[in-house]
Model confidence (mean pLDDT): 76 of 100.
This is a predicted structure of a 323-nucleotide RNA (Bacterial RNase P class A) from Usitatibacter sp.
The gene name in the source record is rnpB.
It matches the Rfam family "Bacterial RNase P class A". Rfam describes the family as follows. Ribonuclease P (RNase P) is a ubiquitous endoribonuclease, found in archaea, bacteria and eukarya as well as chloroplasts and mitochondria. Rfam classes the family as a ribozyme.
NCBI's taxonomy places the organism under Bacteria, Pseudomonadota, Betaproteobacteria, Nitrosomonadales, Usitatibacter.
RNA sequence: GAAGCAGGCCAGGCGGUCGCUGCACGAUCCGUCGUGCAGAGGAAAGUCGGGACUCCAUCGGGCAGCGUAGCGGGUAACGCCCGUCCGCCGUGAGGCGAGGAUCAGAGGAACAGUGACGAUGCCUUCGUCGCGAGACGAGGGAGUGAAACGGCCAAUCUCUACGCGGAGCAACACCAAGUAGGCAGACGACGACGUGGCCCACCGAGUCUGCGGGUAGGUGGCUCGAGGCGCGCGGCGACGCGCGUCCCAGAGGAAUGACCGUCAUAGCCUUCCGGGCUUCCCGGGGGCCGUAACAGAAUCCCGCUUACCGGCCUGCUUCGCAU
Repeated sequence: GAAGCAGGCCAGGCGGUCGCUGCACGAUCCGUCGUGCAGAGGAAAGUCGGGACUCCAUCGGGCAGCGUAGCGGGUAACGCCCGUCCGCCGUGAGGCGAGGAUCAGAGGAACAGUGACGAUGCCUUCGUCGCGAGACGAGGGAGUGAAACGGCCAAUCUCUACGCGGAGCAACACCAAGUAGGCAGACGACGACGUGGCCCACCGAGUCUGCGGGUAGGUGGCUCGAGGCGCGCGGCGACGCGCGUCCCAGAGGAAUGACCGUCAUAGCCUUCCGGGCUUCCCGGGGGCCGUAACAGAAUCCCGCUUACCGGCCUGCUUCGCAU
């Protein structure tokens, strides 16, 4: 100097003019006004996993079904994360993992080849039977093929071990309004309904279908958390513990915006200056640009996956050159 590997951070700040939402305080002529603070991401995305929370419960059993799979740890939990063993890829830093079981049983491997699950045409050796031709059994060889008396595949079914209620903020709770608590039929104490399917047990009275009629408005749930940040201790690490500090969106058809100025991050240009290993690179100066791509919360959190413009920092690896 070049090329890589792993991890972390940023994705604008300040000021002004208008506009919107929430909270707090104050005022109020109860219409609202004023001040302060805050206001969309690292993925808010996918809805793939796990939960918190809410409701249904009989929080009973079984079958089917689904999930995981070396060993040990972390976590509220997980198909996640960490460590380690083994295997594969890479010169390496590192990355990936589909990681139990082939004597419980099935299934698969195009073409070629006699034959690819108990199979084998040809040549040959040995053994048994036979008068003989031959038959049977056990080996070897040529040939085809990735593979030929045997192996491979279980991310093919399956077996083993362990695990798994269901539905979801359109959950749910409350208030208001309203008619027709209507008509017809089926099932039901020989047992309806009972939050995935089927069966059993339990419970004990309604359940379902068709037609017809009325209403569908508001409030809560709603953001203080398995929370963020800093320091210390323990641990290889994931992470845990302790102390301190902070409050950091809550819309309701959906707010978080527009304009101007300026600074700096990024990017681009330069016939300016300095340096170098002089295709070019680094630093300084000047100019342009102006959230740079992917992209916008909707109950919340922890992961995974996908998309993406760049920049910065730290550690490590390889190559080249010089000393």